[in-house]
């Protein structure tokens, strides 16, 4: 280095819900809270799904969110093998 598993440690992140805030909406963001997390870091590449708008239409097209949906790419601590 690089793959695996995790007893310990030392920390981490932060669902649901309230509080303000931004959006047409999905959602986001701060602050309190923790349901969880061994990558629950970071990235819209692939698919899934939510919003919007289009449209005769639910299809198709266009945007846009979700990375705590899954799958890839990338980074990182600690002990062991």
């Nucleotide at each position: 280095c690089c793959u695996c598993c995790u007893c310990a440690a030392u920390g981490c992140c932060a669902a649901a819900c309230c509080a303000g805030g931004a959006g047409c909406a999905a959602u986001c963001c701060u602050g309190g809270g923790a349901c969880g997390g061994a990558a629950a870091u970071c990235c819209a590449c692939g698919g899934g799904u939510c919003c919007g708008u289009u449209c005769g239409a639910u299809a198709a097209g266009c945007g846009g969110a979700u990375a705590g949906c899954c799958g890839g790419g990338u980074u990182a601590c600690c002990u062991g093998a």
Molecule: c-di-GMP-I riboswitch aptamer
Organism: Syntrophaceae bacterium